RNA sequence: GGCUCAAUAGCUCAGUCGGUAGAGUAGGGGACUCAUAAGCCCUUGGUCGUCAGUUCAAGUCUGACUUGAGCCA
Numbered sequence: 001g002g003c004u005c006a007a008u009a010g011c012u013c014a015g016u017c018g019g020u021a022g023a024g025u026a027g028g029g030g031a032c033u034c035a036u037a038a039g040c041c042c043u044u045g046g047u048c049g050u051c052a053g054u055u056c057a058a059g060u061c062u063g064a065c066u067u068g069a070g071c072c073a
Stems, first nucleotide, its partner, number of pairs: 001072007010025004019056001027043004049065005
């Protein structure tokens, strides 16, 4: 330098055919217990990497860029 892949909640990751963004974990609260932990119930939390484009509508499609990983040279 070229090519490929990845970026979504604090963390690890799903997200179908473009049509209201989710799970586990973590955090908060409740109940239980003599008390604590575990387990149980409820719940907060999002610039879907950035900027544009297409579209009635974009996490999803297109382009450029940023960061990371891998391959080739």